[in-house]
Context: one part of a larger RNA
Molecule: large-subunit ribosomal RNA, domain II
Organism: metagenome
RNA sequence: ACCUACGAGUUACUUUCUCCGGCAAGGUUAAGGGCUUCAGGCCCGUAGCCGAAGCGAAAGCGAGUCUGAAUAGGGCGUAUAGUCGGAGUGAGUAGACGCGAAACCAAGUGAUCUACCCUUGGUCAGGAUGAAGGUUGGGUAACACCAACUGGAGGUCCGAAUGGGUAUACGUUGAAAAGUGUUCCAAUGAACUGAGGGUAGGGGUGAAAGGCUAAUCAAACUUGGAGAUAGCUCGUACUCCCCGAAAUGCAUUUAGGUGCAGCCUAUGGUUAGUAUAGUAUGAGGUAGAGCGACUGAUUGGAUGCGAGGGCUUCACCGCCUAUCAAGUCCAGAUAAACUCCGAAUGUGUGCUAUAUAUUGCCAUGGAGUGAGGGCGCGGGUGCUAAGGUCCGCGUCCGAGAGGAGAAGAAUCCAGACCAUCAGCUAAGGUCCCCAAAUGACAGUUAAGUUGAACUAACGAAGUCGGACUGCAGAGACAGCUAGGAUGUUGGCUUGGAAGCAGCCAUUCAUUUAAAGAGUGCGUAACAGCUCACUAGUCGAGGAGUCCGGCAUGGAUAAUACUCGGGCAUAAACUGUCUACCGAAGCUAUGGAUGUAGUAAUACAUGGUAGGGGAGCAUUCCAACGGCGCCGAAGGUAAAGGAUGACCUUUGCUGGAGCUUUUGGAAAAGCAAAUGUAGGU
Numbered sequence: 001a002c003c004u005a006c007g008a009g010u011u012a013c014u015u016u017c018u019c020c021g022g023c024a025a026g027g028u029u030a031a032g033g034g035c036u037u038c039a040g041g042c043c044c045g046u047a048g049c050c051g052a053a054g055c056g057a058a059a060g061c062g063a064g065u066c067u068g069a070a071u072a073g074g075g076c077g078u079a080u081a082g083u084c085g086g087a088g089u090g091a092g093u094a095g096a097c098g099c100g101a102a103a104c105c106a107a108g109u110g111a112u113c114u115a116c117c118c119u120u121g122g123u124c125a126g127g128a129u130g131a132a133g134g135u136u137g138g139g140u141a142a143c144a145c146c147a148a149c150u151g152g153a154g155g156u157c158c159g160a161a162u163g164g165g166u167a168u169a170c171g172u173u174g175a176a177a178a179g180u181g182u183u184c185c186a187a188u189g190a191a192c193u194g195a196g197g198g199u200a201g202g203g204g205u206g207a208a209a210g211g212c213u214a215a216u217c218a219a220a221c222u223u224g225g226a227g228a229u230a231g232c233u234c235g236u237a238c239u240c241c242c243c244g245a246a247a248u249g250c251a252u253u254u255a256g257g258u259g260c261a262g263c264c265u266a267u268g269g270u271u272a273g274u275a276u277a278g279u280a281u282g283a284g285g286u287a288g289a290g291c292g293a294c295u296g297a298u299u300g301g302a303u304g305c306g307a308g309g310g311c312u313u314c315a316c317c318g319c320c321u322a323u324c325a326a327g328u329c330c331a332g333a334u335a336a337a338c339u340c341c342g343a344a345u346g347u348g349u350g351c352u353a354u355a356u357a358u359u360g361c362c363a364u365g366g367a368g369u370g371a372g373g374g375c376g377c378g379g380g381u382g383c384u385a386a387g388g389u390c391c392g393c394g395u396c397c398g399a400g401a402g403g404a405g406a407a408g409a410a411u412c413c414a415g416a417c418c419a420u421c422a423g424c425u426a427a428g429g430u431c432c433c434c435a436a437a438u439g440a441c442a443g444u445u446a447a448g449u450u451g452a453a454c455u456a457a458c459g460a461a462g463u464c465g466g467a468c469u470g471c472a473g474a475g476a477c478a479g480c481u482a483g484g485a486u487g488u489u490g491g492c493u494u495g496g497a498a499g500c501a502g503c504c505a506u507u508c509a510u511u512u513a514a515a516g517a518g519u520g521c522g523u524a525a526c527a528g529c530u531c532a533c534u535a536g537u538c539g540a541g542g543a544g545u546c547c548g549g550c551a552u553g554g555a556u557a558a559u560a561c562u563c564g565g566g567c568a569u570a571a572a573c574u575g576u577c578u579a580c581c582g583a584a585g586c587u588a589u590g591g592a593u594g595u596a597g598u599a600a601u602a603c604a605u606g607g608u609a610g611g612g613g614a615g616c617a618u619u620c621c622a623a624c625g626g627c628g629c630c631g632a633a634g635g636u637a638a639a640g641g642a643u644g645a646c647c648u649u650u651g652c653u654g655g656a657g658c659u660u661u662u663g664g665a666a667a668a669g670c671a672a673a674u675g676u677a678g679g680u
Stems, first nucleotide, its partner, number of pairs: 001680006011094005017088007026050003032044005054061002064076004097235002100232001104225006115199009124189001126158003129154001133150006162186003167182004201217001203213003238615006248261005262369002264366007272359001273356010288341001289339002295335002299331005306324002308321004372397010402413003417591004422587003428581003431566003437578001439577006450568002458553002462550008471541001479537005485510003490504003516531001520529002592605005616669001618666006625659003634653008
């Protein structure tokens, strides 16, 4: 992992509501007893309970009563239907749908592991070092002291046994639920060890690590309280039909729970609803706009009350100002918590019209939901960041299949009762993958731009189109040939400054076809080259500005060359047109169920949580029947039937019981619970 078996809303009592039945202003017995054909039935039993009257705290009064001074007003009542039994949905009390803690408490069992202690035993190869003391000799007044020898101390040294466990490798479904190899530490000591005994669970023991206390320790193990509790997780079993949510508000020791409301469903009552359009009549302060209409914020200019600074003066006066600045004037501009103004849309109410039907409301039974999410629009917050977050309006996903988007919850199209090898369309497409145009016409692009999604400032004789302004057969533009001079090296400055470092300016005049007191390169300064300008040559368009289209550089991201791919110069882009393809949409044909209707027929039938309805199957019981050794149940293979759960038949196997129908009762249906057991 698979198969088989088992595996979760039960039962008792109390109670609400609905349905069925009995009796009814009544209904009903409980315990107990009697009879009996004795798991049963019939009869007695009226104790009790519910109802038939309420109101008040109560005394109490009573179809009324309480409050009150009240005969007022108001509150609660009065105009009758209950009760007993059965079935079902909920609720309560019980383990209360099943499994699941970590824990708590009680009584016991453990020191054969291990910690410490007690008693009594045992063990430590070999080698090294050589303390105290001693002896002898020397030495001293005597000691001290020195030397040699002797001696054999030590939590002494090296190193087996023994005890440990430093480092590393292997092992890691191991040889082993802690080991093996190499290496390492202690090895006469606070050493190691045998046997016997002691200390027990909030207790022991601990050279102390919360260590150890039988592979278990921040409180052992066993049994019990016990089915502890679990607002938490997981699981919760056959079919079909009808309807079908919520992820919001308020509150909560509340925030992943719950209560009430909202939204769903069933039953009963009521016909009251809704949408759109028109019309009539209201509420309102948003968008926008405005501010000499308020409150605030605010720029520039003019004027300058007043102040600061400076000057002056004996003092006052006075004068000046790169300062501040009230008010006024001119111009500009601002606001969610500003408004002299002010829409559109939306919205309330009445009327009219049209459309529509489980559409609204009320009562009662049953819920679930109370983590929402994406997208568009209007906003707050954030960075006008987020697949961010918080509101409002709408929509879809949630609970929605189908087609398109390469792929894809919510984007586009479109809402799946069933069947069909029929047709038409939507979005989107029509070269091939891949159904349908290698369609038509007019343009654009040369970048594989593009054919998916994203890019800017800025740069550029890309190219196409449009508008405008000059020039041009009296010859434009470009090229080529020639000229481009003189006063003068203008003046100043400067070492120099001669068109060309810099400064100055009636940058003037002359000769001219034309030529600047000079456009750039150049020199130390000159020189030199060149331009403006002119003539000739040439012979038809040329120069510039602005706007738009498509392209171009700017251009950079993490598994990947690529538009989904092949590829494409159209099969790209823009505009127009026709045809076709394309879905569970629509149509056609047949069928099912429901609702309405006499009928014809019409309409409806996506669906999670959840509510309601109708059924299938299993086991047992009762009754009436039926089948069976001429083969029951069970097994197996096939065929047929039903909307489905399922049912029927036949063959083989099997070898003794089985069962229709109508009712009743349940240990009544498995794919999931890291489900339990067995098997493979």